[in-house]
RNA sequence: UUGAGAGUUUGAUCCUGGCUCAGGACGAACGCUGGAGGCGUGCCUAACACAUGCAAGUCGAACGAGGAUUUUAUUUUAGCUUGCUAAUUUAAAGUUCUAGUGGCGGACGGGUGAGUAACACGUAAGUAACCUGCCCUUUAGGUGGGGAUAACCCCGGGAAACCGGGGCUAAUACCGAAUACGUUCUCUUUCUCGCAUGAGAGAGAGAAGAAAUGGAGCAAUCCACUGAAGGAUGGGCUUGCGUCUGAUUAGCUAGUUGGUGGGGUAAUGGCCUACCAAGGCUACGAUCAGUAGCUGGUCUGAGAGGAUGAACAGCCACACUGGGACUGAGAUACGGCCCAGACUCCUACGGGAGGCAGCAGUGGGGAAUUUUGCGCAAUGGGGGAAACCCUGACGCAGCGACGCCUCGUGAGUGAUGAAGUCUUUCGGGAUGUAAAGCUCUGUCGGCGGGGACGAUUAUGACGGUACCCGCAAAGGAAGCUCCGGCUAACUACGUGCCAGCAGCCGCGGUAAUACGUAGGGAGCGAGCGUUGUCCGGAUUUAUUGGGCGUAAAGCGUGCGUAGGCGGUUCAGUAAGUUAGAUGUUAAAUGCAUGAGCUCAACUCGUGCUCGCGUCUAAAACUGCUGAACUGGAGGAUAGGAGAGGAAAGCGGAACUCACAGUGUAGCGGUGAAAUGCGUAGAUAUUGUGAGGAACACCUGUGGCGAAGGCGGCUUUCUGGACUAUUUCUGACGCUGAGGCACGAAAGCAUGGGGAGCAAACAGGAUUAGAUACCCUGGUAGUCCAUGCUGUAAACGAUGGUCACUAGGUGUGGGAGGUAUCGACCCCUUCCGUGCCGUAGCUAACGCGUUAAGUGACCCGCCUGGGAAGUACGGCCGCAAGGCUAAAACUCAAAGGAAUUGACGGGGGCCCGCACAAGCAGUGGAACAUGUGGUUUAAUUCGACGAUACACGAAGAACCUCACCGAGGUUUGACAUCUCCGGAAUCCCUUAGAGAUAGGGGAGUGCCCGCAAGGGAAUCGGAUGACAGGUGCUGCAUGGUUGUCGUCAGCUCGUGUCGUGAGAUGUUGGGUUAAGUCCCGCAACGAGCGCAACCCCUGUUGUAUGUUACCAGCACGUUAUGGUGGGUACUCACACAAGACUGCCUGUGGAAAGCAGGAGGAAGGUGGGGAUGACGUCAAAUCAUCAUGGCCCUUAUGCCUCGGGCUACACACAUGUUACAAUGGCGCGUACAGAGGGUUGCGAAGCCGCAAGGUGGAGCCAAUCUCAGAAAACGCGUCUCAGUUCGGAUUGCAGGCUGCAACUCGCCUGCAUGAAGCCGGAAUUGCUAGUAAACGCAGAUCAGCUAAGCUGCGUUGAAUACGUUCCCGGGCCUUGUACACACCGCCCGUCACACCAUGAAAGCUGGGGGUACCCGAAGCCGGUGUGCUAACCGUAAGGAUGCAACCGUCUAAGGUAAAAUCAGUGAUUGGGGUGAAGUCGUAACAAGGUAGCCGUACCGGAAGGUGUGGCUGGAUCACCUCCUU
Repeated sequence: UUGAGAGUUUGAUCCUGGCUCAGGACGAACGCUGGAGGCGUGCCUAACACAUGCAAGUCGAACGAGGAUUUUAUUUUAGCUUGCUAAUUUAAAGUUCUAGUGGCGGACGGGUGAGUAACACGUAAGUAACCUGCCCUUUAGGUGGGGAUAACCCCGGGAAACCGGGGCUAAUACCGAAUACGUUCUCUUUCUCGCAUGAGAGAGAGAAGAAAUGGAGCAAUCCACUGAAGGAUGGGCUUGCGUCUGAUUAGCUAGUUGGUGGGGUAAUGGCCUACCAAGGCUACGAUCAGUAGCUGGUCUGAGAGGAUGAACAGCCACACUGGGACUGAGAUACGGCCCAGACUCCUACGGGAGGCAGCAGUGGGGAAUUUUGCGCAAUGGGGGAAACCCUGACGCAGCGACGCCUCGUGAGUGAUGAAGUCUUUCGGGAUGUAAAGCUCUGUCGGCGGGGACGAUUAUGACGGUACCCGCAAAGGAAGCUCCGGCUAACUACGUGCCAGCAGCCGCGGUAAUACGUAGGGAGCGAGCGUUGUCCGGAUUUAUUGGGCGUAAAGCGUGCGUAGGCGGUUCAGUAAGUUAGAUGUUAAAUGCAUGAGCUCAACUCGUGCUCGCGUCUAAAACUGCUGAACUGGAGGAUAGGAGAGGAAAGCGGAACUCACAGUGUAGCGGUGAAAUGCGUAGAUAUUGUGAGGAACACCUGUGGCGAAGGCGGCUUUCUGGACUAUUUCUGACGCUGAGGCACGAAAGCAUGGGGAGCAAACAGGAUUAGAUACCCUGGUAGUCCAUGCUGUAAACGAUGGUCACUAGGUGUGGGAGGUAUCGACCCCUUCCGUGCCGUAGCUAACGCGUUAAGUGACCCGCCUGGGAAGUACGGCCGCAAGGCUAAAACUCAAAGGAAUUGACGGGGGCCCGCACAAGCAGUGGAACAUGUGGUUUAAUUCGACGAUACACGAAGAACCUCACCGAGGUUUGACAUCUCCGGAAUCCCUUAGAGAUAGGGGAGUGCCCGCAAGGGAAUCGGAUGACAGGUGCUGCAUGGUUGUCGUCAGCUCGUGUCGUGAGAUGUUGGGUUAAGUCCCGCAACGAGCGCAACCCCUGUUGUAUGUUACCAGCACGUUAUGGUGGGUACUCACACAAGACUGCCUGUGGAAAGCAGGAGGAAGGUGGGGAUGACGUCAAAUCAUCAUGGCCCUUAUGCCUCGGGCUACACACAUGUUACAAUGGCGCGUACAGAGGGUUGCGAAGCCGCAAGGUGGAGCCAAUCUCAGAAAACGCGUCUCAGUUCGGAUUGCAGGCUGCAACUCGCCUGCAUGAAGCCGGAAUUGCUAGUAAACGCAGAUCAGCUAAGCUGCGUUGAAUACGUUCCCGGGCCUUGUACACACCGCCCGUCACACCAUGAAAGCUGGGGGUACCCGAAGCCGGUGUGCUAACCGUAAGGAUGCAACCGUCUAAGGUAAAAUCAGUGAUUGGGGUGAAGUCGUAACAAGGUAGCCGUACCGGAAGGUGUGGCUGGAUCACCUCCUU
């Protein structure tokens, strides 16, 4: 006995920091829903107004009177039934009722919280400064008189309320007198005690003051009355302490503070009054303003605290608003009085009445809060002797799920895992033992019966209630919220940034677990959610328990007041402190424990509880007092250092100006220019003079100063620090709210001064613009004196003081020591000033004896961002402005440090046909092809920087085909299943553009089976499941591909470092084509990439030798490996060898490697290819294919014919052919490689000018064939021209393919003969067998638009100094406010909409104060001429009292001037928020002029410029210091 966290800032991280959530609570309200009972609880708003009823009366045992009635006696009358009834008179007794006099009570009980920030409340004391009815105890008494008055009667007034006059009467009503144990007062006096005034007790003397000889009773006696003492109870007053916010409220106070006298009170007191004095309160917060009843407690919290003050209980205050007293023991009185005011009601208009903040109830207000109930049975209260009466206190009931507590809505069994619903991968799964069914039970509710406790002996509203018994029947009884994360719980459909959700983050733009619905699930359950408020979480105001270098936060600096804190020793004291005892801390509540309602809630019993007071003790620490000390602090003495301050004087260099000389055409300025100056002589140069300002070198992370700041030299005056030696004072100290002083630059005032520089301004440039950067000028200003201002990035962004805690190394000023002849060097020490660094600290960066470490003391400051250091108010200032300093509203962040990237008009290193050096081109022409655009019925679709555009397409006449028109078709052209029929198939014919539709004929197979029949395959018909889709989404996908890029990178394991993201490895020094290798290193290894392994090619060897080859041998031919033969060569196909920096020299670090050389066919990757890391671009493709979802289903499917994709003012891209003589043409001659071929290649021969035809040998290919390679070479011709260049275009005639060449094919011959004479800006490819030039083949393919693509060989160059620059890339580093990553981010004006707010001529209202006027009621005082029963007096009269009048005070009211707080206000100022508006580009990178701070001027705006300052500036260089 007691403490839980989570989400959200970022690409990620740590921190700071706010926002939000999970919990509990409520006098609650709202939404949906609602069975029973118990106990509680219920106007939080209008202290708003109230109809009606009730809420305080009672006593006849205080009194008189009246009424009613009973009895007895009595009088009279009537009826008669002659003793009865009724009425009546008088007397007595009794009962009872009542108005009045009188007593007690209406000061309690009940309500409310307006006011009140106060002795109001709480707590603890005091009262020696007091009172106390009724009650209790004790004591002493009660003798004897008097005069009135209500009621009542009469008269009168009034509408009423009520009142006046006259007459009578009683008392426990009223008044004298007597008495006085106590009591009180005065005087004298004794004792005791106290903190002071004083108190208590006693003695003596004097004086004063009571009462109802009541009431009841036969009586006893009881109840009343009076004095006194005491008690109890209840109060009054005083005091200590505690009790909200604001300083943008700093001064308040004249009865104010005190005294004396007097008055007043129960009592103290300026409570009141006269006089005297001038005090009193306040930074420990007076006064003022706002808010508020206080407390026990309640809620929350681990606690400390925070919030709150419903119900219950204590106190206070109030009773329509304000004032006032009376009565009384007690009131300044809720249901009493008087006055004033507002309101309501009655009225005969003259005048009256009223006060629900008592209980019910009504209206109103409001989100919202009950019955005009029953009863005095209980408890309690008032009166009474009592019975009893009264009691909306109270006890009960009613209404409300408003709260807490308890119970129920069924239990068991039950698989075909039913139906239905939802979902599905179509198999199933879920709802779900759930239901149904079967077997039971009876709580609650219902019906019937009995029936309490509360009450004693009587009385029961509750109540025929609680409780008990019986009966029937699963019957009458479940909802609400949620299901993205926080936070337990998921799917489908609908919707499509819409509708909507949302506590925060956020969801929704066609696959939403986040919206709506459904199914399912989770939670709670007669409730569940929402809203509001409080505490918690929040250590987010931090005492417990936070911070301030950079996140918010150290005053610009010092001096110093109050305050806070304070060295050593001794003694005393006991305020703080500690311990014990004791009083109090109301009850209730709470906690612990026990008990009673069936349990619980609820109720009862017992115990405990922090504070304050009193007493006692201790004396360590703090405080206080006293005495001492020297270590803190300060003084004296002796020294040296210094841009410390103020004033005066002096100096030289430079600059400008003036004058004079020399001298001539430019000077000046810039990126380049121009403005400007100059032939009236500039600039340049020499001399002289004048002027003002600043002081080069020395100069130094050097010195001095509190900071700002201070720099030529000399003098005068002056402040502070440091060192050394002894000595003196003796805690004299530290800090420091307010306060005072100083305080860069800019700025202001007055007067000077003015050389240079230079805001503003002017001009010239730049620019889209340029209110700028650059240039030429130039005024304030900069300087001096005096005064003001008081701010800076006034920074070490680091307050001051003291103490402690490793070192190392510089430097400035001293002192000492050792040594030396001496001076250094060296060692020690004090003070200052830098760097590195240990421990420690820090979010990290970093700090680190000059702390941001460890402690102590004091001050200042912070509490999310913006609004805003702004508004308003105040203070200061001449002004500019400064200091102090908010809120509404708005956002969920803003921020610090560090990390990884990306980026930079940052830096370093390196590479690449990247540039450069070259060669050939493109861009100009014609044509071809593709694309855009346009056109069209359609010109199908896709691809769009690099990375689309001779791309998908390695072949669009039909087909292809997806497009268009027309005609058809609907289980389909294609697949599977079901049923029926027919074998299949072939031929002919009609209509039609064809698809298709119709007619006729031929024909019957295979397997099993005797047959009937069945089966396989196939065709036709029918039915529906389904087919089908080049329809959409490449941003739902798979697969494939492009690109960075064949760039050298991308990662991992373990370890280590870091709180962490991450880092290390992978960086560094070399080297390489390479993250290639070597060395070093907190890393050691590994993987994907690089390289190698693979293929082709280059050399050689071996094996084999046809279809290849032919050297030697033989045969043959016009000729040819044609033939025999052979395998030497070529070649083919296999298998091997070879190249590895292996060898040498040099260089390098004894490395890796590099340079050169030898050998070799080949040399440093030999050449070429294949091979493409992690990833980027939501890159491309749903039209290759596959595929989720969506869409179409007599159509977006399928079939057919025709058309289109081939269009054509134009633009772009890729190519071809050319422009010619290195050429064209003609003739002749030569040399390849690699491929293809049976629906094929097709020879020879023949025909044709040719394309081609015919022909058909040979060939499934080292055999036959396509197949004549072309440039080249030789000879000839052309002779520079739009040509014998060039071939477009067009005409005619043909050929080929094919159902078919019109749209729309290719080829041939003849004819025609266009543009074009080498191409603007710009731009492409290529580093060697490459470029360039030349032809050949293949795929697709009936044919072809191929000039394309992919391959093949032939001929075969030039150039590379080099890495400054352009482009792309790699590595390292740096800055960053970027992370969608610079195509980023982002600032301000303007325009529009909305929101809150400031100012404002004023206007309206509230509360408070001041001055004056008026002044009700009333207390007090005066007068009291009028009136006056009790007393005195024989009487006159007196005394007394009252009315009336006057006075002080004074409520309300009025007037005036100001202050204050709100509301509102034309207009106006800035602020905030908004979708993709306008203008610029200020900031973030060196942000393209480094930025920022203060100030001044200027400008559409961000902003610019001047001046001083800062680094929170990149880059390069230098100096100094430090580390190694």
Molecule: small-subunit ribosomal RNA
Organism: uncultured bacterium